RNA sequence: CAUACGAAAAGGCAAAAUUAUUGAAAAAUAAUGACGCAAAGCUAGAGGGGCUUCGAUAUCGUGAUGCAUGAUAUUAUGCCAGCCAGCUAUCGAA
Numbered sequence: 001c002a003u004a005c006g007a008a009a010a011g012g013c014a015a016a017a018u019u020a021u022u023g024a025a026a027a028a029u030a031a032u033g034a035c036g037c038a039a040a041g042c043u044a045g046a047g048g049g050g051c052u053u054c055g056a057u058a059u060c061g062u063g064a065u066g067c068a069u070g071a072u073a074u075u076a077u078g079c080c081a082g083c084c085a086g087c088u089a090u091c092g093a094a
Base pairs, nucleotide, nucleotide: 005092006091012037013036017032018031019030020029021028022027035082041087042086043085047084048083049080050079051078055075056074057073058072059071060070061069062068063067
């Protein structure tokens, strides 16, 4: 010095919940809050996985014969990194 590792120190982030705003929703932002976190930093067509489904397609039903409407299924370049993963990084005992 580097990698691994995680005692101590200096610090950092901030779950749930509540309020407000945005959004079809998932969820996000801000404030309060602190469950926890050695990466709870960054990365989401171009690693995997998950969530939602406005819209689109298909099927079935109802009323009608022009279409309208309800349900189900599939689908994201919408969302989640505090699911795994990739990249980067503070300190320095054993």